[in-house]
Context: one part of a larger RNA
Parts: sequence; C1' cells; structure tokens
RNA sequence: CUGGGCGUAAAGGGUGCGUAGGCGGUCUCAUAAGUCUGGUGUGAAAGUCCGGGGCUCAGCCUCGGAAGGGCACCAGAGACUGUGGGGCUAGAGUGCCGGAGAGGAGGGUGGAAUUCCCGGUGUAGCGGUGAAAUGCGUAGAUAUCGGGAGGAACACCAGUGGCGAAGGCGACCCUCUGGACGGUUACUGACGCUGAGGCACGAGAGCGUGGGGAGCAAACAGGAUUAGAUACCCUGAUAGCCCACGCUGUAAACGAUGGGCACUAGGUGUCGGGGGUAACCACUCCCUCGGUGCCGCCGCUAACGCAUUAAGUGCCCCGCCUGGGGAGUACGGCCGCAAGGUUAAAACUC
Repeated sequence: CUGGGCGUAAAGGGUGCGUAGGCGGUCUCAUAAGUCUGGUGUGAAAGUCCGGGGCUCAGCCUCGGAAGGGCACCAGAGACUGUGGGGCUAGAGUGCCGGAGAGGAGGGUGGAAUUCCCGGUGUAGCGGUGAAAUGCGUAGAUAUCGGGAGGAACACCAGUGGCGAAGGCGACCCUCUGGACGGUUACUGACGCUGAGGCACGAGAGCGUGGGGAGCAAACAGGAUUAGAUACCCUGAUAGCCCACGCUGUAAACGAUGGGCACUAGGUGUCGGGGGUAACCACUCCCUCGGUGCCGCCGCUAACGCAUUAAGUGCCCCGCCUGGGGAGUACGGCCGCAAGGUUAAAACUC
C1' cells in the first nucleotide's frame, strides 16, 4: 500500500449542526500544475538479457552490446482534472400565496377518578386470597349523600393517523417559536454533498440543592406459601416517580438497516396539498406533488427475506468489523460530586 464485508453470522457512530479534508451541474475563453506524446541528459561497476571468447564441457571467468522503473530539462498536445476570467439555470437557496400537525418553550383553565379531612344517613362487618392471615372497624369502619383540601395523570376522540434530527411528543385556551409540505416561477446564480476533530441535543434509572407528595412503589417490615422462600401472592411502607435549577451521557438509543444524488414492473390502503371532470356545492372518477403502510415482478440474498420508504443498479463522503473466551475487563489518559462513562490491551486458554 492492498482484500472482503457491516438487516438476523463480527461489524452503522444514539441524533443533529458544522471545521479541516474528500468529492462536485452546464456553456465558453485562457493557462498548462496534474495528464499524454516526442527528444536530450542521467540511470557507476558488478548482476540480468543478447552476441562472442577462455579453462577438454559446465559451473566459473572474460570482451562487446542491449535493456532499465525513476529523476531533470527542452519541445509539443489541450480531451479530462486543476487554476483564472465570463455566461447559464435543471442542483441549492430566497420571495409571495396557502392549508395540515400530541414539533418546542412559558403562562393559565377544566372535568372524571383515587386518597385524606368535616358533616348527615346507617350498623357489623370491611378488605384481601387458590384458600387464608397480617391489616382496618362499636373511639362507628365498609356502603351512601353533601361540603372541603391536595397531588398526579389526561378516558372516549385514537387510527400500521400526525409531528420531530434522534431521544421523544396526546385534556382545553393564550403568548412566543422551529421545521416540513403544496402552489406560483418573481429573485440569487453552483452559493452544493459528506464530514476526522469540535460543539449541541440526548428515554429511563441515578446524583446535588431547594420545594412538593394524592396515587403507585425499589429497599424495608409483617402475613401467607414452602423442605427452605432473603421470591412469586397479600397488608403496609421509604427513597423515587412530580416542580425549579445544576449534573450524569447510557439503552434491544432498533428499521438491530449512516447520509446524499440518480436510475429500475405493477396492484392496493391511508395522511397533507394542488389541478381537472360534476353548468353551483357535494359525491364519483382521472392526473399530480410530499409523507406513511400492505402485497408483489426484475434484480439481490447463505437462507429468511428486501423489493421506487431496496437489502436492486451506480457514484461521492463518513463510521465500523477481522475466530471464541480472557474483556468492553486491567493499566494509563480524559470526563464525572459520586455512581460510573469514554478510549482500550496483554499474558493465558480453546
């Protein structure tokens, strides 16, 4: 320097933004760095190769010639790459019009339910289980009616429905705010793609400080079960789950499938737009753009399966793998308050 791979066998970074770098639409002019052609020089000797010679041959020795990657210089070519100039609009972006959405942040409001408190009615049970018991109840429980307090979550709508880069987002209203999509084709004129480092975001659990605490519930206690029962079941119950601010940075962070562009049969559903057909509206049907499902050719695949949302056919860029165990461990570094995270071996062994 190179090979083969990464849905399930080892292997896609949790996700985005973006630095360097890599790669880059179309026409034209110039240039000649890359590239190509020719020439000159160099490319020591020995060696290799070709021709000849010497040891009786050969090995070996010897003479002559040729060849030689590369490098330098000179001349030339101008397709491609690069560089510089000019132009274009199909990539990318902007403007204008429009509707959809649990996208994000803050503030406010509501009803159902659970629990607790007060009061009324009312009396002996309630609760719980496979069956029980612990527990609660004559100091009046459970049940039921009225009033009040407080916290958390938002039934139905609800859907292989929508939105978001991912994590994720679900009552209603207001304020602030991001993105995508359709239509128009007015504007800019390659402004693009990817992205080592870096930065930001990142479920749950956990941590710090201060609040909050209805219900649920690790730990814990008791009751059962059992040979035992540090469990499964039951009665309780503390952290925690909630809020604010700050940390942690992980996951079966999954589509176990990185991103971008282009191309490659069909059928069917659904969501958001646009156009046409219905003399108006609606229905229907047709066309079209964007998303999301199912089925299914070609092709691909070890098979399963994937199949215009590719795992097909190509190009560009990043990440990663290289037998099992040892081990995602030790040591060291970096990060963290800690828990730990991240980077990441070897001996030995099969």